[in-house]
Context: one part of a larger RNA
RNA sequence: UUAGGUUUAAAGGGUCCGCAGGCGGACCGGUAAGUCAGAGGUGAAAUCCCGAAGCUCAACUUCGGAACUGCCUUUGAUACUGUCGGCUUGAGUACGGUUGAGGUAGGCGGAAUGUGCAGUGUAGCGGUGAAAUGCUUAGAUAUUGCACAGAACACCGAUUGCGAAGGCAGCUUACUAAACCGUUACUGACGCUGAUGGACGAAAGCGCGGGGAGCGAACAGGAUUAGAUACCCUGGUAGUCCGCGCCGUAAACGAUGAUUACUCGUUGUGCACGAUACACAGUGCGUGACUGAGCGAAAGCAUUAAGUAAUCCACCUGGGGAGUACGUUCGCAAGAAUGAAACUC
Numbered sequence: 001u002u003a004g005g006u007u008u009a010a011a012g013g014g015u016c017c018g019c020a021g022g023c024g025g026a027c028c029g030g031u032a033a034g035u036c037a038g039a040g041g042u043g044a045a046a047u048c049c050c051g052a053a054g055c056u057c058a059a060c061u062u063c064g065g066a067a068c069u070g071c072c073u074u075u076g077a078u079a080c081u082g083u084c085g086g087c088u089u090g091a092g093u094a095c096g097g098u099u100g101a102g103g104u105a106g107g108c109g110g111a112a113u114g115u116g117c118a119g120u121g122u123a124g125c126g127g128u129g130a131a132a133u134g135c136u137u138a139g140a141u142a143u144u145g146c147a148c149a150g151a152a153c154a155c156c157g158a159u160u161g162c163g164a165a166g167g168c169a170g171c172u173u174a175c176u177a178a179a180c181c182g183u184u185a186c187u188g189a190c191g192c193u194g195a196u197g198g199a200c201g202a203a204a205g206c207g208c209g210g211g212g213a214g215c216g217a218a219c220a221g222g223a224u225u226a227g228a229u230a231c232c233c234u235g236g237u238a239g240u241c242c243g244c245g246c247c248g249u250a251a252a253c254g255a256u257g258a259u260u261a262c263u264c265g266u267u268g269u270g271c272a273c274g275a276u277a278c279a280c281a282g283u284g285c286g287u288g289a290c291u292g293a294g295c296g297a298a299a300g301c302a303u304u305a306a307g308u309a310a311u312c313c314a315c316c317u318g319g320g321g322a323g324u325a326c327g328u329u330c331g332c333a334a335g336a337a338u339g340a341a342a343c344u345c
Stems, first nucleotide, its partner, number of pairs: 003317004007299002012313001014200004021193003025087001027086005033081002035077008049065006090190001091187003094183006102176007109153001113149008124135002161168002205246006214240002219235004257312006265290009274280001294301002318345003327338004
């Protein structure tokens, strides 16, 4: 470079925004930059190619032709692309309504747990397969009352809902984002994708300052065992929580990039509309199950495609070595990103 691919065989970037770039709706008209055709000029010679000729042949040399696929000027063509003007279906705006654990900040609540104080009460409690470590006559466990603390929000709760993804769940207030439906009033292709870049990004981890009930890496002890640096038990520090700042990774998964169009049916469900006989047969957007055609190596997918097509981006090219080494960038560090080769099968 070409080709074939990317759910599970190697392969979709964690997600979104977005500069450049690539691609782009229907119809008519103008223009003629790309495009196509004709003409003129130029495209040195040599070389290359073709046909001849000369050295005894050849290499070599000479002559003629073609070619030099290009550039410039000019005359035309106008299907497609570009460009200019008008269009409304794509996209957006407006108005009306609805929905939800969407986000941020504040306030409040009850259950449970633990601790403290006080009361009742007496010999055990706890734990396990069985035990022991542990706690307890300095009065535990249990139970009642009061107080304090931190964290998480039972039931509702669901193939439920919302969010770009990560994720989001007690109640309430404020601020704030979004989607959908309806009306077709307005703008008039304003769109799609998106290398580099930017923002967000679970958990763990890091820095500074708080907080610390429960849980609990490390650690200690008790068991188990041939051993037991484990699984089980008793404790327990970081951490888990909050504020600010880093880190930038996950089986970040639907292991399935984004967008658009088209393509049999059946059956649930969320929101809105419609229509009103209160029963739905309809419409739109989501979210599930099943099954055709088609696709697929099969498992399976099947209008939420892995079907039929199009545009743009990312990625793959035998296993190991290796997501390693080196270099570079980023980071406080941990490390992250980029990312080989020798060798070997």

Small-subunit ribosomal RNA, central domain from a metagenome, 345 nucleotides, folded computationally.
Its Rfam family is "Bacterial small subunit ribosomal RNA".
The prediction has a mean pLDDT of 86.